A computed fold for a 370-nucleotide RNA from uncultured Nocardioides sp., annotated as Bacterial RNase P class A. Its mean pLDDT, the model's own confidence on a scale to 100, is 75. Lineage of the source: Bacteria > Actinomycetes > Propionibacteriales > Nocardioidaceae > Nocardioides.
[in-house]
RNA sequence: GGCUGGCCGGGCGACCGCGUGGACCAGGGCGACCUGGUCCCCGAGGAAGGUCCGGGCUCCACAGAGCAAGGUGGUGGGUAACACCCACCCGGGGUGACCCGCGGGACAGUGCCACAGAGAACAGACCGCCGACCACUCCUCCGGGAGAGGUCGGUAAGGGUGAAACGGUGGAGUAAGAGACCACCAGCGGCCCGGGCGACCGGAUCGGCUCGGCAAACCCCACCUGGAGCAAGAUCAGACAGUGCACGUCCGAGGGCUGCUCGCCCGAGUGCACGGGUAGAUCGCUGGAGGCUGUCGGCAACGGCAGUCGUAGAUGGAUGGUCGCCGGCUGGCUUGCCAGUCACAGAACCCGGCCUACAGGCCAGCCCGU
Numbered sequence: 001g002g003c004u005g006g007c008c009g010g011g012c013g014a015c016c017g018c019g020u021g022g023a024c025c026a027g028g029g030c031g032a033c034c035u036g037g038u039c040c041c042c043g044a045g046g047a048a049g050g051u052c053c054g055g056g057c058u059c060c061a062c063a064g065a066g067c068a069a070g071g072u073g074g075u076g077g078g079u080a081a082c083a084c085c086c087a088c089c090c091g092g093g094g095u096g097a098c099c100c101g102c103g104g105g106a107c108a109g110u111g112c113c114a115c116a117g118a119g120a121a122c123a124g125a126c127c128g129c130c131g132a133c134c135a136c137u138c139c140u141c142c143g144g145g146a147g148a149g150g151u152c153g154g155u156a157a158g159g160g161u162g163a164a165a166c167g168g169u170g171g172a173g174u175a176a177g178a179g180a181c182c183a184c185c186a187g188c189g190g191c192c193c194g195g196g197c198g199a200c201c202g203g204a205u206c207g208g209c210u211c212g213g214c215a216a217a218c219c220c221c222a223c224c225u226g227g228a229g230c231a232a233g234a235u236c237a238g239a240c241a242g243u244g245c246a247c248g249u250c251c252g253a254g255g256g257c258u259g260c261u262c263g264c265c266c267g268a269g270u271g272c273a274c275g276g277g278u279a280g281a282u283c284g285c286u287g288g289a290g291g292c293u294g295u296c297g298g299c300a301a302c303g304g305c306a307g308u309c310g311u312a313g314a315u316g317g318a319u320g321g322u323c324g325c326c327g328g329c330u331g332g333c334u335u336g337c338c339a340g341u342c343a344c345a346g347a348a349c350c351c352g353g354c355c356u357a358c359a360g361g362c363c364a365g366c367c368c369g370u
Stems, first nucleotide, its partner, number of pairs: 001367008010326007018043002021040008045344001049355002052353005057229004064262004069225005074088005089103001090101004104220002109218002111214003126159002128155007136147004167185005186210001188207003192203004233283004242274006254266004290309008327342007
């Protein structure tokens, strides 16, 4: 100078206030209980956030089949599960510690490849190179030669465009050239041998000599997925007023199997419009795949065993304010005092992750240079 991982994220005390719970007292009530007061205990986070994944839990009359839709995508493991985590493989970056990858298939098919460029997929002749012919100018030892132009043709070596131009270097060859041919190298495919659980790696041999990219384009392959969500859902209490139209009661309206279809089942009332009413209480509600310590297994993620710890549960939605001392930061000066200020943010059924925000600080390991 850098890389990686982990942790903290103002502290202590006093007073006042708010919320849950408990104890006691007073009042009311037949009672369940309600109201008020006093005292005591406890009272936001690493992300409580975004609501992006995965689960628990709850409800939906879950027989089944097909189609559609969505998701995942190297390999092996971890986990309740995952798009998460760990280890490894492959590719890329870095001197290095280490970092990054939305990492199946482009000979199943279809499609796309901007701009530039002549040409963007089994292509392409713009410049250049070469040949033939036509007409012109100049030179000539009269055989011809040189230069510039036009037409036709050959050529993918060279130039130029581009993210990408149909292998690279050398040779031989040719009018000029070209895997058209040869040697070596790179790459692709087949078969074989060895190592690894596997992704894959190493080697040998043969082949046509080279077959571009995009699947976060459709698509194909493998695997996975029922829907809705704590305003889920349950109990109690309370309020109200019906009217009109349409369809139907086994020739069956409508509903369920929560994307659709088949199929199956329920079935006597149902649907729409107008009008009217309620929006209170209790449960769900926090002890759970929980934290910490030790030990054992494992490279690790993690798992087994033992011990130990334990208190947010609001719903007009509590978790705040003031003062004192200390701490950090900023500024000032009289250099040890003064003034200001305290990151991001705030539970709402609960967990595991991911992502995003974050003043300042601490610890550990490793790398490079001297």